[in-house]
Molecule: transfer RNA
Organism: Planctomycetales bacterium 10988
RNA sequence: GCGCCUAUGAUGUAACGGCAGCCUCUCGCCUUGCCAUGGCGAAUGUGCGGGUUCGAGUCCCGCUGGGCGCU
Numbered sequence: 001g002c003g004c005c006u007a008u009g010a011u012g013u014a015a016c017g018g019c020a021g022c023c024u025c026u027c028g029c030c031u032u033g034c035c036a037u038g039g040c041g042a043a044u045g046u047g048c049g050g051g052u053u054c055g056a057g058u059c060c061c062g063c064u065g066g067g068c069g070c071u
Base pairs, nucleotide, nucleotide: 001070002069003068004067005066006065007064010024012022013021018054026042027041028040029039030038047063048062049061050060051059
C1' cells in the first nucleotide's frame, strides 16, 4: 500500500428495513433482628460524517479505532 471482518449502556451479548431486548454491575423499595440470598422497580444505548427510504442498529459511501490476511 491492497483486501476482508468488526464497532450497540459500566460489562458481555441479541435484534426480517417497522416500539433497541437479555445477562452481569450500579441505585431505590420489599423481605430479614443484621448480613447474605431472593422478589419488584429505575438510570445508563447503536464509534463519527454523509446518502437511500414513509421509516436505518440493519442497506450504500467516506472517516476513525480494533482484528486477520497478502505484498